[in-house]
RNA sequence: CCCGUGAUAGCUCAGAUGGUAGAGCAGAGGACUGUAGAUCCUUAGGUCGGUGGUCCAAAUCCGCCUCGCGGGA
Numbered sequence: 001c002c003c004g005u006g007a008u009a010g011c012u013c014a015g016a017u018g019g020u021a022g023a024g025c026a027g028a029g030g031a032c033u034g035u036a037g038a039u040c041c042u043u044a045g046g047u048c049g050g051u052g053g054u055c056c057a058a059a060u061c062c063g064c065c066u067c068g069c070g071g072g073a
Base pairs, nucleotide, nucleotide: 001072002071003070004069005068006067007066010025011024012023013022019056027043028042029041030040031039049065050064051063052062053061
């Protein structure tokens, strides 16, 4: 330098054919308990790496950029 692949909640990850974002764990409140843990109930938390484009509509498709991983020269 070229090709492929990934970046989504604090962490680990889902998200069909584009239809407006979820789970587990962690956090907060409550129930229970002598206290705590376990268990159960409720709940907050996201400009989906950045930027531009296509589209009625983009995490998803396209261009460029940043970073990680793999391969090639």
Model confidence (mean pLDDT): 81 of 100. Predicted 3D model of a 73-nucleotide RNA (transfer RNA) from Magallana angulata. NCBI's taxonomy places the organism under Eukaryota, Bivalvia, Autobranchia, Ostreidae, Magallana.